RNA sequence: GUCCCUGUAGCGCAAAAGAUAGCGCGUUGUACUUCUAACACAAAGGUCGUGGGUACGAAUCCCACCUGGGAUG
Numbered sequence: 001g002u003c004c005c006u007g008u009a010g011c012g013c014a015a016a017a018g019a020u021a022g023c024g025c026g027u028u029g030u031a032c033u034u035c036u037a038a039c040a041c042a043a044a045g046g047u048c049g050u051g052g053g054u055a056c057g058a059a060u061c062c063c064a065c066c067u068g069g070g071a072u073g
Stems, first nucleotide, its partner, number of pairs: 001072005007066001010025004027043004049065005
C1' cells in the first nucleotide's frame, strides 16, 4: 500500500433482509432479615465511533474518515 473484521448503557454482548434500542453483570432505591449476604420488586443510565448521503422512516443501506484486531506483499 491492498483486503477483511470490529466499534451499541459503567463492563461483556444482542437487535434475520430498514419500522418502539434490549439482555446479563454492575449501580441506586424499596421490601425481607437482629445486621450483612443471598433472594424478590422497582428505577436510573444510550444523541448505536465521527461526518455526510439515500429514504416517508437508518444501529441496520451507500461514501469518506477515525479506533482496535487480522491477512497479504